This is a predicted structure of a 104-nucleotide RNA (TPP riboswitch aptamer (THI element)) from a Bacteroidota bacterium.
C1' cells in the first nucleotide's frame, strides 16, 4: 500500500403492533380517543434497551383492503423482492506486495 473474516471506539439510520379488562373523555346507545395492567409474535412493542450502518431485507416506498395461507387478532407465515429508495469513519488482528537503511 493492497486485500480479507472478526473486533473495538465514536458518528449516523430504523421500527414500536394486535387482542382482553379497568378507569377517564364521548354518545340516544355506539364507534372511537387517552391512561394502566394483562396477552400474542419478535432481537426489539418507548428501553438512553434493541437492530442496522453501502459486502446495505435494519426500515421505508409499492401496500387506504397488495397477494395466497393461517389465527381469537395482528407488520403471524411465506411471496413480493436480481422492484426502487436508504445511514460512515479511524484503529487493531491476519495475509500478500513494494520501497529504504545495515550486514554479508
Nucleotide at each position: 500500500u493492497c486485500a480479507a473474516c472478526u473486533u473495538u471506539c465514536u458518528g449516523g439510520g430504523g421500527g414500536c403492533g394486535u387482542u382482553u379488562c379497568u378507569g377517564c373523555a364521548g354518545u340516544u346507545a355506539a364507534a372511537u380517543g387517552c391512561a394502566g395492567a394483562a396477552u400474542c409474535u419478535g432481537a426489539g412493542a418507548a428501553g438512553a434497551a434493541c437492530c442496522c450502518u453501502u459486502c446495505g431485507a435494519a426500515c421505508c416506498u409499492g401496500a387506504a383492503u397488495c397477494a395466497c395461507g393461517g389465527u381469537a387478532a395482528u407488520u403471524c407465515g411465506u411471496g413480493c423482492g436480481c422492484a426502487g429508495g436508504g445511514a460512515a469513519g479511524a484503529a487493531a488482528u491476519u495475509g500478500a506486495g513494494a520501497a529504504g537503511a545495515c550486514u554479508g
The prediction has a mean pLDDT of 76. It was read from a public genome assembly, where an Rfam model found it. Rfam family: TPP riboswitch aptamer (THI element). From the family's description: Vitamin B(1) in its active form thiamin pyrophosphate (TPP) is an essential coenzyme that is synthesised by coupling of pyrimidine and thiazole moieties in bacteria. The model forms 95% of the base pairs in the Rfam consensus.